[in-house]
């Protein structure tokens, strides 16, 4: 300099769960709180994969299935990208 490596420092973020508030839902947003994370930054119109599934469409007597919707980036994916010891 590189890395399919991660010692030190310094700093970040923050999972269940609690409490408000939005939403039909999955969620998400604020406060508290850490389980963990070198990408727990960013991209949901490069792609997979989840999870919703009221309102709408279609098939159904109807219960429901499918689409759409709509959401998860702490699922893998893309892009960026700090620190430098063995």
């Nucleotide at each position: 300099a590189u890395a399919u490596c991660g010692a030190a420092a310094g700093g970040g973020c923050a999972a269940a769960c609690c409490u408000g508030c939005c939403g039909g839902a999955a969620g998400g947003c604020a406060g508290g709180g850490a389980c963990g994370c070198a990408a727990a930054a960013c991209u949901a119109u490069a792609g997979g994969g989840c999870c919703u599934g009221a309102a709408c469409c279609g098939c159904u007597u109807a219960u429901g299935c499918g689409g759409g919707u709509g959401g998860c980036a702490g699922c893998c994916a893309g892009u960026u990208g700090c620190c430098g010891a063995a």
c-di-GMP-I riboswitch aptamer, 86 nucleotides, folded computationally. Rfam family: c-di-GMP-I riboswitch aptamer. About the family: GEMM was predicted in a large-scale screen for bacterial structured RNA regulatory elements. The sequence was found by an Rfam model in a public genome assembly.